[in-house]
RNA sequence: GGAGAGGUGCCUGAGUGGCCGAAAGGACUUGUUUGCUAAACAAGCGUACCCUAACGGGUACCCGGGGUUCGAAUCCCCGUCUCUCCGCCA
Numbered sequence: 001g002g003a004g005a006g007g008u009g010c011c012u013g014a015g016u017g018g019c020c021g022a023a024a025g026g027a028c029u030u031g032u033u034u035g036c037u038a039a040a041c042a043a044g045c046g047u048a049c050c051c052u053a054a055c056g057g058g059u060a061c062c063c064g065g066g067g068u069u070c071g072a073a074u075c076c077c078c079g080u081c082u083c084u085c086c087g088c089c090a
Stems, first nucleotide, its partner, number of pairs: 001086007010026003018070001028044005046061006063079005
């Protein structure tokens, strides 16, 4: 340089244009159990901003930006990063 695949919450990793703030597993937190741990079981568990005395609720965010659409994590374009294969130079 050429071709291709990909970037999703702390991690891994699903995700027909609408049922998605987002499956599932792990980690973590709390509880149950136990003499105590581990295991098991149950529930919870992204970030920012706003509202609330609190409980709780609302909005936005799926690498960054733009576009299509009534509606985008999903389709298109640009950028960026990662990975794979091929080629070239040393």
Transfer RNA from an uncultured Flavobacteriaceae bacterium, 90 nucleotides, folded computationally. It was read from a public genome assembly.